A computed fold for a 71-nucleotide RNA from Parcubacteria group bacterium SW_6_46_9, annotated as transfer RNA. Rfam family: tRNA. Its family is annotated with triplet codon-amino acid adaptor activity in the Gene Ontology.
RNA sequence: GCGGGCAUAGUUUAGUGGUAUAACACGCCCUUGCCAUGGGUGAGACGGGAGUUCGAUUCUCCCUGCCCGCA
Numbered sequence: 001g002c003g004g005g006c007a008u009a010g011u012u013u014a015g016u017g018g019u020a021u022a023a024c025a026c027g028c029c030c031u032u033g034c035c036a037u038g039g040g041u042g043a044g045a046c047g048g049g050a051g052u053u054c055g056a057u058u059c060u061c062c063c064u065g066c067c068c069g070c071a
Stems, first nucleotide, its partner, number of pairs: 001070007010024003018054001026042005047063005
C1' cells in the first nucleotide's frame, strides 16, 4: 500500500428498518449478630460524521480505533 472483519452500560455479550437482551459489577431494600451467599428493585449503552428512509443501532459512504490476510 491492497483486501476482509469488528466497534452496543464499567466489563462480557444478544439483537434487529419501528423506543436494545442478559450476566457480572454498582446503588437501595429484605434476609444475617457481622461478613459472605441468596432474593427483590433501580440507574446505566448502540465509536464519530454524512446520506437513504415516515422512521437507522440495523442499509450506504467517509473518518477513527482494533484484529486478520496479501504484498
The prediction has a mean pLDDT of 82. Taxonomically the source falls in Bacteria candidate phyla (Bacteria).